[in-house]
């Protein structure tokens, strides 16, 4: 330096080819169970000024964007 892939909650990880962001799952709380602990069942878990923001970072295109488009960081893989 060039090409290629990838970034989504504390983690892992999904949104079905542009239509309700976070399903599921671990882990956190808190309750039931127990002497206690584990194990198992509920529940409930992004942020605030509470009606609005929020998908590496800034732009765009559309009514409508994690999703297409550009540019930029970061990792990972190949070429030289």
């Nucleotide at each position: 330096g060039c090409g290629c892939a990838a970034g989504u909650g504390g983690u892992g990880g999904a949104a079905c080819u542009g239509g309700u962001a976070g399903a599921c799952a671990c882990g956190c709380a808190g309750g039931a169970u127990u002497u206690a602990g584990g194990u198992u069942c509920c529940u409930g878990u992004g942020c605030c000024u509470c009606g609005g923001c929020g998908u590496g970072c800034g732009g765009g295109u559309u009514c409508g964007a994690g999703u297409c488009c550009c540019g930029c960081c970061u990792u990972g893989c190949g070429c030289a």